About this RNA
A computed fold for a 73-nucleotide RNA from Candidatus Nomurabacteria bacterium RIFCSPHIGHO2_01_FULL_42_15, annotated as transfer RNA. RNAcentral holds the sequence, with entries from ENA.
RNA sequence: GCCGCCCUAGCUCAGUUGGUAGAGCACCACUUUCGUAAAGUGGGGGUCCCGAGUUCGAUCCUCGGGGGCGGCU
Numbered sequence: 001g002c003c004g005c006c007c008u009a010g011c012u013c014a015g016u017u018g019g020u021a022g023a024g025c026a027c028c029a030c031u032u033u034c035g036u037a038a039a040g041u042g043g044g045g046g047u048c049c050c051g052a053g054u055u056c057g058a059u060c061c062u063c064g065g066g067g068g069c070g071g072c073u
Stems, first nucleotide, its partner, number of pairs: 001072007010025004019056001027043005049065005
């Protein structure tokens, strides 16, 4: 330099023929216990990497940029 894949909650990842974004773990509260852990119930938390375009509508499609991983030279 070229090619491919990825970027979504604190972490690991789902998601969608384009239509108000989810799980597990973690966190907080409560129940239980003499107390802790475990277990159960409930709750909070997101500019879906950034910008532009297309569209009535973009996490999703197109273009550009940034970051990460792998391959080739």
Rfam family: tRNA. By type it is a transfer RNA.